[in-house]
Context: one part of a larger RNA
RNA sequence: CGUUGGAAGCUUGAGAGGGGCUGACCUUAGUACGAGAGGACCGGGUUGGACAAACCUCUGGUGUACCUGUUGUGGCGCCAGCUGCACCGCAGGGUAGCCAUGUUUGGUGAAGAUAAGUGCUGAAAGCAUCUAAGCACGAAACUUACCUCAAGAUGAGGCUUUCUUUAAGGGUCCAGGAAGAUGACCUGGUUGAUAGGCUGCAGGUGUAAAGGUGGUAACAUCAAAGCCGAGCAGUACUAAUUACCCGUAAGC
Numbered sequence: 001c002g003u004u005g006g007a008a009g010c011u012u013g014a015g016a017g018g019g020g021c022u023g024a025c026c027u028u029a030g031u032a033c034g035a036g037a038g039g040a041c042c043g044g045g046u047u048g049g050a051c052a053a054a055c056c057u058c059u060g061g062u063g064u065a066c067c068u069g070u071u072g073u074g075g076c077g078c079c080a081g082c083u084g085c086a087c088c089g090c091a092g093g094g095u096a097g098c099c100a101u102g103u104u105u106g107g108u109g110a111a112g113a114u115a116a117g118u119g120c121u122g123a124a125a126g127c128a129u130c131u132a133a134g135c136a137c138g139a140a141a142c143u144u145a146c147c148u149c150a151a152g153a154u155g156a157g158g159c160u161u162u163c164u165u166u167a168a169g170g171g172u173c174c175a176g177g178a179a180g181a182u183g184a185c186c187u188g189g190u191u192g193a194u195a196g197g198c199u200g201c202a203g204g205u206g207u208a209a210a211g212g213u214g215g216u217a218a219c220a221u222c223a224a225a226g227c228c229g230a231g232c233a234g235u236a237c238u239a240a241u242u243a244c245c246c247g248u249a250a251g252c
Stems, first nucleotide, its partner, number of pairs: 001152001005163007015149004021049007033038001051106005059100004066093005071086006110144003117137004169246004173189005194239003197235005203228003211222004
């Protein structure tokens, strides 16, 4: 821009893409078969490998604005207690998020029409013949079925609701996001839980400072303390103010 008035929401599916892998074991059954040695089809069940997708409950990784220990040195007048720098100084752990080595799921089953092939009936050609008329089977291939996209499918579809005027609706702007290079997308904008703060909980670290008590002291204890990023809730305390812009016509 188009889709023949403007919008909002929900959809149909022409078409396109993805996927389709396979082993072993148990059973049927030491059965059929076979002199024996050996040893099935068909069917049922269990468990793997590789591959793929999603996810973070578990196992782990990372986690440079979380917690703790500790070395050297500088600073806060000194002690104590903190703090800067040294690869995040080093070391031990670790929430969310992201991730795999972790977890879950998938390939199936089924239908249709068939290929090679197997047939039935059956003439031409008194026989025979799967074929000429007719009929029935038959594969991971084909068409469906499963998953995803999809009306620029210009063949531009459908349904519901809404607006008849400074309309409906949308945007700018703002608070943000399991969305993101920017646009876009999604949530919210006081008729409000969108983010921050605060409170509670979960979770991490591992028992703060000061003081009391015990001990000669190191240290122990009062104390599951203190501190804390992203998580889950609650709560308008703070910030989402005001406003502006676009849109405004159909018929022949």
Model confidence (mean pLDDT): 86 of 100. A computed fold for a 252-nucleotide part of an RNA from a Bacteroidales bacterium, annotated as large-subunit ribosomal RNA, domain VI. Rfam family: Bacterial large subunit ribosomal RNA. It was read from a public genome assembly.